This is a predicted structure of a 128-nucleotide RNA (SAM riboswitch aptamer (S box leader)).

RNA sequence: CGCUCAUCCAGAGGGACAGAGGGAACGGCCCGUUGAAGUCCCGGCAACCAUCCUGCCGACCGCGAGGUCGUGGUGGGGACGGUGCCAAUUCCGUCUCACGGCGAAACGCGCCGUGGGGAAGAUGAGGA
Numbered sequence: 001c002g003c004u005c006a007u008c009c010a011g012a013g014g015g016a017c018a019g020a021g022g023g024a025a026c027g028g029c030c031c032g033u034u035g036a037a038g039u040c041c042c043g044g045c046a047a048c049c050a051u052c053c054u055g056c057c058g059a060c061c062g063c064g065a066g067g068u069c070g071u072g073g074u075g076g077g078g079a080c081g082g083u084g085c086c087a088a089u090u091c092c093g094u095c096u097c098a099c100g101g102c103g104a105a106a107c108g109c110g111c112c113g114u115g116g117g118g119a120a121g122a123u124g125a126g127g128a
Stems, first nucleotide, its partner, number of pairs: 001127001003126006013042005021031003025094004043086003048082002052077005057070005090120001095117009
């Protein structure tokens, strides 16, 4: 940065300074003087990248036991390193589609609910 891909119903908080906001936007609903944002310290979660160990698969090498490698091959484990994260599903909704209910009956429309797909956002890895 009007770019690409993956993930987003799991998980994990204490202290110091500070002093009124915070949860991206908007609506809702929450959190907050029993202390918000922010900064720092310590701790933790997770496993995207990197790294190490290992099962499988494939290719190659070897008479053989076996060894080496992989278009980032694939499953699992660990957690020293690079990020990230530690209220609420990304807190819920926003646009659209399907189904159901209600509004006196059909279509339509509105509201409510359930589910699918988007948009937007966040994080990582890449790209320009």
Notes
Of the family's consensus pairs, 88% are formed in the model. Model confidence (mean pLDDT): 81 of 100.